[in-house]
Molecule: transfer RNA
Organism: Verrucomicrobiales bacterium
Order: sequence, then C1' cells, then structure tokens
RNA sequence: GGGCCUGUAGCUCAGUUGGUUAGAGCGCGCCCCUGAUAAGGGCGAGGUCACUGGUUCAAAUCCAGUCAGGCCCA
Repeated sequence: GGGCCUGUAGCUCAGUUGGUUAGAGCGCGCCCCUGAUAAGGGCGAGGUCACUGGUUCAAAUCCAGUCAGGCCCA
C1' cells in the first nucleotide's frame, strides 16, 4: 500500500431483504423475602446504534468517506 470482517447500555451480544417504543443476559441502584447472608422475586437508572455526509415520507439497518480494532496479501 491492497482486500475482507467488526464497531449497538459498564461487559458479552441480539436486532439487517428500511416502518409501529432500540432489546436480552450479566453487572449497578432501591425494595420484598431471611435472624443475617447467598439464592430468589419486583421496580428502576443507564444508549447521539463509532463519526461525518448522502438517499428516503421514514435509517441501527441502504450508499460514500473518515476513525479504531482484528485477519490475510504484498
């Protein structure tokens, strides 16, 4: 330098032939339960869907570029 893949909550990830609220598990906070703890149950907080621009009535999803990480080639 070239090619491919990945980027969504603190962590691990799901969600893609564009559409109705952006979700799960773990973790975190409060409460219930217990003599107390663990386990269990309930409620809740937490997100510019990497960034910028474009297409569209509508974008996490499609297109282009940029950034970061990984793999391969040179």